Overview
Large-subunit ribosomal RNA, domain IV from a Planctomycetaceae bacterium, 339 nucleotides, folded computationally. Its Rfam family is "Bacterial large subunit ribosomal RNA". The prediction has a mean pLDDT of 88.
Context: one part of a larger RNA
RNA sequence: UACUAGUUAAGGAACUCUGCAAAAUGAUCCCGUACGUUCGCAAUAAGGGAUACCUUCGGGGGUGUUAAAGCUUCUGAAGGUCACAGUAAAUCGGUAUCAGCAACUGUUUAUCAAAAACACAGGACCGUGCUAACACGUAAGUGGAUGUAUACGGUCUGACGCCUGCCCGGUGCCGGUAAGUUAAGGAAGGGGGUUAUCGCAAGAAAAGCUCUCGACCGAAGCUCCGGUAAACGGCGGCUCUAACCUUGAGAGUCCUAAGGUAGCGAAGUUCCUUGUCGGGUAAGUUCCGACCUGCAUGAAAGGCGUAAUGACUGAUACACUGUCUCAACUAGUAACCCG
Numbered sequence: 001u002a003c004u005a006g007u008u009a010a011g012g013a014a015c016u017c018u019g020c021a022a023a024a025u026g027a028u029c030c031c032g033u034a035c036g037u038u039c040g041c042a043a044u045a046a047g048g049g050a051u052a053c054c055u056u057c058g059g060g061g062g063u064g065u066u067a068a069a070g071c072u073u074c075u076g077a078a079g080g081u082c083a084c085a086g087u088a089a090a091u092c093g094g095u096a097u098c099a100g101c102a103a104c105u106g107u108u109u110a111u112c113a114a115a116a117a118c119a120c121a122g123g124a125c126c127g128u129g130c131u132a133a134c135a136c137g138u139a140a141g142u143g144g145a146u147g148u149a150u151a152c153g154g155u156c157u158g159a160c161g162c163c164u165g166c167c168c169g170g171u172g173c174c175g176g177u178a179a180g181u182u183a184a185g186g187a188a189g190g191g192g193g194u195u196a197u198c199g200c201a202a203g204a205a206a207a208g209c210u211c212u213c214g215a216c217c218g219a220a221g222c223u224c225c226g227g228u229a230a231a232c233g234g235c236g237g238c239u240c241u242a243a244c245c246u247u248g249a250g251a252g253u254c255c256u257a258a259g260g261u262a263g264c265g266a267a268g269u270u271c272c273u274u275g276u277c278g279g280g281u282a283a284g285u286u287c288c289g290a291c292c293u294g295c296a297u298g299a300a301a302g303g304c305g306u307a308a309u310g311a312c313u314g315a316u317a318c319a320c321u322g323u324c325u326c327a328a329c330u331a332g333u334a335a336c337c338c339g
Stems, first nucleotide, its partner, number of pairs: 001334008010325002014323001019320001027051005036041001038159001052081012082086001094318007101310002106118002122157007134143003160305004165235003170232002172228005179223003185217002189213006197204002236254005263297001264294001275291005
């Protein structure tokens, strides 16, 4: 000097990103216990008191007996003894309040993340009639399932309560199919090559073989017509206006498929921003309650609430303390010296 423990005057979070760490609390019995609430909880809420040993007396149970005594066990009362201290060691909740998120118990990054992430019961949509859909496999086959729509598969949401608005123009999916477009294939017919033959020659040219063009026929699909948003998604601008001012119920106009409803809102979303007001503090970029000017909220990528729960996140108070003011000492280990 470092580490691991221990103690500390006065103060008591002034430390610090943060009470991180430490301290405090702690067992059993008795009393007592608020808000809220899904009536289960909250709750060991909070907050108080008692606890050792000795003597005496009482009550209950068991055993035992004719009845008892005795033995054993549970329990109550009174009196007394000792100490600073009686759950004397060890083991052994700190508590309360206000918010955010996630309903909950659970699961996870073996080796920097345990969470608000995942899961979940519940909700909804889509598919599937059984040789099911779907998945694996080249196939045989297997799972699904020795199940059968109260079943199985896929997707989204995520207890519960109140709810879940408008848009089908785009993309997707589902249904329809008159017309348009459209492949292979078929095909009337046309053209070229070849050469029997004809011709003095130029040339003409059957059949066959072959190359090629091809009217017309020709499905799904696409175009087209409808439906569908708990499918992918989307949910406006400008101008004017009420007898102070401000505001704008209202009016006009442009655009759109439709212009954001109920809720919530400086939010885990708010840039400007430490917004403004109120609360808490002597002093508060955080926190709580409001406002709404929502850069860029919003309804199953769910919206808003919510008791209980949480090694979650933010804020506050009490208790408590070497976290600190400000450091000191003690013990052990290492360091150092000898070997």